The RNA shown here (small-subunit ribosomal RNA) has 1527 nucleotides and comes from a Peptoniphilaceae bacterium. The coordinates come from a structure-prediction model, not an experiment, and the mean pLDDT is 84. Lineage of the source: Bacteria > Bacillati > Bacillota > Tissierellales > Peptoniphilaceae.
RNA sequence: UUAUUUGAGAGUUUGAUCCUGGCUCAGGACAAACGCUGGCGGCGUGCAUAACACAUGCAAGUCGAACGAGAAUUCUCCGAAAGAAGCUUCGGCGGAAAUUGGAGAAGGACAGUGGCGGACGGGUGAGUAACGCGUAAGGAACCUGCCUUUUACUGAGGGAUAGCAGCUGGAAACGGCUAUUAAUACCUCAUGCCACUCGAAGAUCGCAUGGUUUUCGGGUGAAAGAUUGAUCGGUAAAAGAUGGCCUUGCGUCUGAUUAGCUGGUUGGCGGGGUAACGGCCCACCAAGGCGACGAUCAGUAGCCGGCUUGAGAGAGUGUACGGCCACAUUGGGACUGAGACACGGCCCAAACUCCUACGGGAGGCAGCAGUGGGGAAUUUUGCACAAUGGGGGGAACCCUGAUGCAGCGACGCCGCGUGAACGAAGAAGGUCUUCGGAUUGUAAAGUUCUGUCCUAUGGGAAGAUAAUGACGGUACCAUAGGAGGAAGCCCCGGCUAACUACGUGCCAGCAGCCGCGGUAAUACGUAGGGGGCGAGCGUUGUCCGGAAUUAUUGGGCGUAAAGGGUACGUAGGCGGUUUCUUAAGUUCGGUGUGAAAUCCCGGGGCUCAACCUCGGCAAGCACUGAAAACUGGGGAACUUGAGUAGUAGAGGGGACAGUGGAAUUCCUAGUGUAGCGGUGAAAUGCAUAGAGAUUAGGAAGAAUACCGGUGGCGAAGGCGACUGUCUGGAUACAAACUGACGCUGAGGUACGAAAGCGUGGGGAGCAAACAGGAUCAGAUACCCUGGUAGUCCACGCUGUAAACGAUGAGUGCUAGGUGUCGGGGGUCAAACCUCGGUGCCGCCGUUAACACAGUAAGCACUCCGCCUGGGGAGUACGUACGCAAGUAUGAAACUCAAAGGAAUUGACGGGGACCCGCACAAGUAGCGGAGCAUGUGGUUUAAUUCGAUGCAACGCGAAGAACCUUACCAGGGCUUGACAUAACAGUGAAGGGUCUAGAGAUAGACAACUCUCUUCGGAGACGCUGCUACAGGUGGUGCAUGGUUGUCGUCAGCUCGUGUCGUGAGAUGUUGGGUUAAGUCCCGCAACGAGCGCAACCCUUGUCGUUAGUUACCAGCAUUGAGUUGGGGACUCUAGCGAGACUGCCGGGGAUAACUCGGAGGAAGGUGGGGAUGACGUCAAAUCAUCAUGCCCUUUAUGUCCUGGGCUACACACGUGCUACAAUGGCCGAAAACAAAGCGAAGCGAACUCGCGAGAGCAAGCCAAACGCAGAAAGUCGGUCUCAGUUCGGAUUGCAGGCUGCAACUCGCCUGCAUGAAGUCGGAGUUACUAGUAAUCGCGAAUCAGAAUGUCGCGGUGAAUGCGUUCCCGGGUCUUGUACACACCGCCCGUCACACCAUGGGAGUUGGUAAUACCCGAAGCCAUCGAGCCAACCGCAAGGAGGCAGAUGUCGAAGGUAGGAUCAAUGACUGGGGUGAAGUCGUAACAAGGUAGCCGUAGGAGAACCUGCGGCUGGAUCACCUCCUUU
Repeated sequence: UUAUUUGAGAGUUUGAUCCUGGCUCAGGACAAACGCUGGCGGCGUGCAUAACACAUGCAAGUCGAACGAGAAUUCUCCGAAAGAAGCUUCGGCGGAAAUUGGAGAAGGACAGUGGCGGACGGGUGAGUAACGCGUAAGGAACCUGCCUUUUACUGAGGGAUAGCAGCUGGAAACGGCUAUUAAUACCUCAUGCCACUCGAAGAUCGCAUGGUUUUCGGGUGAAAGAUUGAUCGGUAAAAGAUGGCCUUGCGUCUGAUUAGCUGGUUGGCGGGGUAACGGCCCACCAAGGCGACGAUCAGUAGCCGGCUUGAGAGAGUGUACGGCCACAUUGGGACUGAGACACGGCCCAAACUCCUACGGGAGGCAGCAGUGGGGAAUUUUGCACAAUGGGGGGAACCCUGAUGCAGCGACGCCGCGUGAACGAAGAAGGUCUUCGGAUUGUAAAGUUCUGUCCUAUGGGAAGAUAAUGACGGUACCAUAGGAGGAAGCCCCGGCUAACUACGUGCCAGCAGCCGCGGUAAUACGUAGGGGGCGAGCGUUGUCCGGAAUUAUUGGGCGUAAAGGGUACGUAGGCGGUUUCUUAAGUUCGGUGUGAAAUCCCGGGGCUCAACCUCGGCAAGCACUGAAAACUGGGGAACUUGAGUAGUAGAGGGGACAGUGGAAUUCCUAGUGUAGCGGUGAAAUGCAUAGAGAUUAGGAAGAAUACCGGUGGCGAAGGCGACUGUCUGGAUACAAACUGACGCUGAGGUACGAAAGCGUGGGGAGCAAACAGGAUCAGAUACCCUGGUAGUCCACGCUGUAAACGAUGAGUGCUAGGUGUCGGGGGUCAAACCUCGGUGCCGCCGUUAACACAGUAAGCACUCCGCCUGGGGAGUACGUACGCAAGUAUGAAACUCAAAGGAAUUGACGGGGACCCGCACAAGUAGCGGAGCAUGUGGUUUAAUUCGAUGCAACGCGAAGAACCUUACCAGGGCUUGACAUAACAGUGAAGGGUCUAGAGAUAGACAACUCUCUUCGGAGACGCUGCUACAGGUGGUGCAUGGUUGUCGUCAGCUCGUGUCGUGAGAUGUUGGGUUAAGUCCCGCAACGAGCGCAACCCUUGUCGUUAGUUACCAGCAUUGAGUUGGGGACUCUAGCGAGACUGCCGGGGAUAACUCGGAGGAAGGUGGGGAUGACGUCAAAUCAUCAUGCCCUUUAUGUCCUGGGCUACACACGUGCUACAAUGGCCGAAAACAAAGCGAAGCGAACUCGCGAGAGCAAGCCAAACGCAGAAAGUCGGUCUCAGUUCGGAUUGCAGGCUGCAACUCGCCUGCAUGAAGUCGGAGUUACUAGUAAUCGCGAAUCAGAAUGUCGCGGUGAAUGCGUUCCCGGGUCUUGUACACACCGCCCGUCACACCAUGGGAGUUGGUAAUACCCGAAGCCAUCGAGCCAACCGCAAGGAGGCAGAUGUCGAAGGUAGGAUCAAUGACUGGGGUGAAGUCGUAACAAGGUAGCCGUAGGAGAACCUGCGGCUGGAUCACCUCCUUU
């Protein structure tokens, strides 16, 4: 110096967007566990579950310097017996060691008396919501052994007892009796500095009781010695220190579905008890005490320093370490002691375990190890007292599972290593591949090094200032050795760093959320590669964070969840102006405390780090000093907030009583006659017994037309004829009075639509329920006819609504404009100004947006209520209220990843507006009926190959199935193959011809002929045989694809750039006013431009000009049978090039525009007619069988060849056509006519001859403006038929022929003769067509050997109708609603049936918990008694004092009984709820959802629901009224 240095988001609701809102993820931490893996070291840490039960060992002893006794052992002395070595004169001497008796000394074991310590240390967290803990105070209400200081003292006696010994009981535990003994054990007396107490007199202090202190007097009260020459003790007292005890303020979890609790309870007086205060205990007296600021009860929990997380505020937690508390098998109790109601002490009760001789006894690991059990899960029956500390002792020392160490466990944190450098042939192998390569990858190998850990050897600490080291030959150091022994785990769809292949095929599986998997899976499994971390990595669990998702910091409530239905008002909260004071809050200082450790800051020590260590740093609380602005308290004043009195006008404000008129219904009477009524249409109903209609009279009940109005009043609900009485509130004017009297308002009280309930009335109309009639598939509905509760009145209850402005009350401030109601000022009247209400528009601002905007949803303040994902559920249980219906309060299990708000783009609507189309209408001709043709379905079959299936399949693929085609079926064959390429080996031309067998493919035989080049070796080309790659597939998938095509639709649309608007999706442009065939054009406009579409450019046709005339043409000239020939270039025609049409001109309309209407001219007039041309896109539309193609399948067959059959079947149904049904016709006669466009050499084929004919024979011409097909037909003319199943119609069948072709049986076409069916104009319905069109008539072509009624073209003849856009269909634009977005073929509701899950009720059953009442009453304290017993003192004795045993009593644990409470488990049956592949019935809701929906209430019904009454708009559409905006 520092000790403030700090805040990230993402995924998921939607087609997309913004918001709200939940769920999930990324981070950190663990006393952890599990899976895979595991080299070393340091420091920590390790039963969270059964406070479950415990074998075994240890964990509290020590003192002989308190005492008696005293074993082993040793020593000394005296004996006894025996007698070694050595010496010996052999007689003995000698006397060691060992044995033994006695005495003494040392020694000190075991046990005992006595002292101190076993109340510390160690464990655990069961209990406890409490002065238990934390913090701060107090004790004038207290105690304190050992320790320290000071003062004083330590005198004299006495009686026992344990031990030991003897006897004795018992299995044992444990005793009993007798005798005897010591003390620092026990007792008596003395003394009394002093203490206590009593009495008396002063002094002084304190917050009260009271404390302190001085003097005098009385009474009571002590002691222990040991050892030795140093001390250690003992007694009394005072003080300190330490430790404890008590009291108090504040703080300390959840539940109100726990609201009342309490009898020693609260207080007093007096006692007892305690170290001490106190109902702590007792007697008496009083009736208090606690509680919404949460008592009591229930649940949960040891508290704290701290720890984790967090930016912080907080939230969670209380393991290890430290402080406090509580407990020691469960419950109770006291004793001893300074201290305990005592973990390793005692007594009793209970449970359990053990021993037992059955009589009795013993025990308490929540001490350290350890065992069993429980559990996902937690260690060694280790070493040492060397250190630190504790107990005892004077000390030596002893004890110490405290402690110091070691062991086990990756359980955590920290550190280190598993090698380093060079090394490209980019090795091999693996994987992928577009087959080229890429990657693994400098990675490996290889070369050169290093030595951390490791191994071996040697040295070797500090920890201990003299001795003593468990750790430990440890840390560390030195030397040597050798790359040797040391890498895994998870992930790779997004979040989230990291991708490929194979396998699998909604299977197996994955998944934290979203979600992957149904044949090309970066999501499953494996592999290669990659990413992350690393001796670990993942998973699971818990906590914090992210989460501003409980919001103090830091959220909200119009529509997303959320304002109480409304008012009054209690407690509480908040509160106008001035001044004085106070100092509770507040601000600034100081003092004390805030233990240590931890965190943080600055240093230091282990090689670093983790770890250890030194110094520093603090909220809070208490005390104290100061300040006085603000808040609070007190005093005084004020008037602007609030209120009172006065005057005035307005009003459907309320209550009661009375009075009207209109209408409805009913009754009576008259007139009068056949219907009335009702509906989409009907019917039920009423009516000839006279309805309805009409006239008159009467009765009854209910409601009050017009006025009437986004007008009035009221707190809300609500209030509407008129009159009277009573009564509430608001407003204006002026400013007389009070002087903050105010605002809000938990509980509370009152009011509170409709429906509903009770009692009694009333009852005209209307009308739940009900009945009938309709409708419908059904209709428990909508519609109709009736009709009861009810609707009305009185009194009482209920207390809810979309009780809504979906907007709590109050106050202040913040642009304007314009209506209206009531009042005031002003004026002749206005204008204008102003107060209070009530509407609309609009700026700032706010908002997710919509919107709000002085009547705020703006800016602020005060108070109340409410919200925290959807469902379950406003349900269950409980409680309160209610007559009931029900209302109020109000959960959980379980389940989902959403539910929701606003806005956007689409789509859709049985929503709206505008426009178009042969869409309708107006017409014409048809189809649907018949026969036939053809296609399809179905059926059949060995096969009837396949595809196309609403429009947009069905005379479609197929512009042509007898074989072939052909893909199908049966049978017979082949297997490198019918076809392609390449390689190897062998061999040869290939091929054609004839014959035989065969259904043929094929097989066999016969004869002949043979390729090119050559350096003669061979080579090439083409074959065959064998073998190998491969061929082949009309096999599958059009939902893997390309390409092509259909369709909406030749509809007018579809987009982009820049700009602007919007938070955004998006909008604008493209909308609007006109106009058009057209998003065509014009005008306007925050748009300005552009693109693809439209149009135009292209082809054809219509007119003209020009050029050119052969094979075309022929006016004039010549010629012929004939444009036949000469000639002509005029015409027609042919085919090139041009012209022409542009709303160009005129007039009307229109904005003078675009354009439109009419006209002129013109061949043609407003895109002239026709064609080609098809935007962005839609339909997973069609096609794998045109073709191409991925993947899959097949390979002596799903390939290929052949013969025959089938595609041609036939009860039937449908589509498209042809021919008809006839006279607008059929037939006959050719008697005379008129086209266009095509085609022709494997061809068209004239003429001539033959045949009735199809055709045949022969054969000219033509490669075509030349020749041929080729006669056009309808039409015209003449004749006939005369309305009929016909001279209509031609099917069917028979016979005879023709043609094509290897071949007409299955199965072709044509001709002739004969036959002569149905059919007499077609039901419902439906198609095409607007002009050279429909209709009708023929001609040609493609395909093709042959085979059109089909298809594609060509011309001839040639109409009708169009008022118009209401309706049907389709389309376009704008707008509106939406719960749809797979887009209405959408979405979606409820019952029922099935399966599973959780839950409520339930006759009950079982268990727990805490209390209550009573019974019994252990141990024990206390009290009383104490006849029995007794050493100390008194007494000579008797006896006394005192004590003990014992007895009784109060209290008293466990136990018993009883009735309740409460919690949990379980229960036949039963109620609803949720989920599920999806089944049944309907269609309730979303569009006007086809009866607008919804709310409350009541009734009804299989179900969604329906109906009545009142309410709401969160209802579409149209009209009207009012208001507003602009002009």
Its Rfam family is "Bacterial small subunit ribosomal RNA". Rfam links the family to the GO terms structural constituent of ribosome and ribosome. The same sequence occurs in records of 3 taxa.